Background: Transfer RNA from Candidatus Roizmanbacteria bacterium RIFCSPHIGHO2_02_FULL_40_13b, 72 nucleotides, folded computationally. NCBI's taxonomy places the organism under Bacteria, Bacteria candidate phyla, Candidatus Roizmaniibacteriota. Model confidence (mean pLDDT): 84 of 100. Rfam family: tRNA. Rfam classes the family as a transfer RNA.
RNA sequence: GCCAAUGUAGCUCAGCGGCAGAGCACACGUUUCAUAAGCGUAAGGUCGGAGGUUCAACUCCUCCCAUUGGCA
Repeated sequence: GCCAAUGUAGCUCAGCGGCAGAGCACACGUUUCAUAAGCGUAAGGUCGGAGGUUCAACUCCUCCCAUUGGCA
């Protein structure tokens, strides 16, 4: 330099055009003499960035950035 994949909650990951979710972690409540485990509730996101298409974009298209892999 060229090609491909990945980028979504603190972490691991779903969501493939129509209100952004799960598990774990954290907080609170419940339970216990107490702790852990269990159960319940709440909080937590400018969906990597900027444009475009569309009535509507995490999703489709273009460019850029980061990481990983391959080729040279």